Bacterial RNase P class A from uncultured Bermanella sp., 371 nucleotides, folded computationally.

RNA sequence: GAGUUGGUCAGGCAAUCGCUGCUUUUUUAGCUUGCUAAAAAAGGGGAGGAAAGUCCGGGCUCCAUAGGGCAGGGUGCCAGAUAACGUCUGGGGGGCGCGAGCCUACAGCCAGUGCAGCAGAGAGCAAACCGCCGAUGGCCAUAUUCGUAUGGCACAGGUAAGGGUGAAAGGGUGCGGUAAGAGCGCACCGCGCGACUGGUAACAGUUCGUGGCAUGGUAAACCUCACUCGGAGCAAGACCAAAUAGGUUCCCAUUGGCGUGGCCCGCGUUGGGAACGGGUAGGUCGCUGGAGCCAAUGAGCGAUCAUUGGCCUAGAUGAAUGGUUGCCACGGUCGUUGACCGUACAGAACCCGGCUUAUAGACCAACUCCA
Numbered sequence: 001g002a003g004u005u006g007g008u009c010a011g012g013c014a015a016u017c018g019c020u021g022c023u024u025u026u027u028u029a030g031c032u033u034g035c036u037a038a039a040a041a042a043g044g045g046g047a048g049g050a051a052a053g054u055c056c057g058g059g060c061u062c063c064a065u066a067g068g069g070c071a072g073g074g075u076g077c078c079a080g081a082u083a084a085c086g087u088c089u090g091g092g093g094g095g096c097g098c099g100a101g102c103c104u105a106c107a108g109c110c111a112g113u114g115c116a117g118c119a120g121a122g123a124g125c126a127a128a129c130c131g132c133c134g135a136u137g138g139c140c141a142u143a144u145u146c147g148u149a150u151g152g153c154a155c156a157g158g159u160a161a162g163g164g165u166g167a168a169a170g171g172g173u174g175c176g177g178u179a180a181g182a183g184c185g186c187a188c189c190g191c192g193c194g195a196c197u198g199g200u201a202a203c204a205g206u207u208c209g210u211g212g213c214a215u216g217g218u219a220a221a222c223c224u225c226a227c228u229c230g231g232a233g234c235a236a237g238a239c240c241a242a243a244u245a246g247g248u249u250c251c252c253a254u255u256g257g258c259g260u261g262g263c264c265c266g267c268g269u270u271g272g273g274a275a276c277g278g279g280u281a282g283g284u285c286g287c288u289g290g291a292g293c294c295a296a297u298g299a300g301c302g303a304u305c306a307u308u309g310g311c312c313u314a315g316a317u318g319a320a321u322g323g324u325u326g327c328c329a330c331g332g333u334c335g336u337u338g339a340c341c342g343u344a345c346a347g348a349a350c351c352c353g354g355c356u357u358a359u360a361g362a363c364c365a366a367c368u369c370c371a
Stems, first nucleotide, its partner, number of pairs: 001369009011328007019046002022043010048345001052356002055354005060233004072229005077091005092106001093104004107224002112222002114218002129163002131159003136156002138153006171189006190213001191211005196205003237285004247276006256270005292311008329343006
């Protein structure tokens, strides 16, 4: 100088004016006489590392639920951590980087089904365009002991060396072999299977044996296998409870009105009062002391766990957490002993553990490479 990993902070101090909870005191009012309500004063508290996205997991609440299965969703190397997880830690395999280090859904296409543009002869019971060969069969010529031999043609056919296409053409190199070739045979390398050794395991190996080597790719394609998952959510849910209207029961008046009827009794309806219960407005709880935070010690490589000690740190609901001034810090601009402007991303709403995304700038630690 260039990087990698992990962590911390999130402008500071003071004054003043507000906003919103809490505590104490005083005053007033009410009564059930120690509580409630209102007002005032004083004291003290008041956003985050992501409060965000609402993507996972759990607590809590209500509903459902004998048990089992199907369907559907999720996860997918191994071991561990945890309340749980798709998170985290450690390890294995693979890939990238000189390196510190980073990334990785990383089970199964010899159960079945499906899919594959262009190029190319051929892309899925592989194929034969240019090549190579033409041993064997065929045709022609020559020789002939008439059995055949030699030469030619490139007709049948053989081949997968070499070329060419492609992301990919059914192991690689060499020797033998052959008409030319080919795991056709052999050696080495690679691969599959089994054993042995090491490891809890994933897996690994200068080990041993065995198979000439195949059924190419794709499962965040259907699918198969293994594991796992009940639903809705604090507008959950619980309690108190006004006016008005309606409901049930009881009482009063029936000497009232209306209907029935020719009239009376009676019956129905209408009136007044009380009680009860359900719901609405409104209010209270849920609500923040919790898988909490800090420190030390111990166990563990670590995630994390255990013990001891200390601390209390927002709780709104038309929704507070702000404004102004002074000094200082940092950054920018300018006319530079100074002046002006700015100080990211963003803002709680039942609570936790994660993930993802946004984020000016400053600082700390460890490590790597180059000079």

The organism belongs to Bermanella, within Bacteria. The prediction has a mean pLDDT of 75. RNAcentral holds the sequence, with entries from MGnify.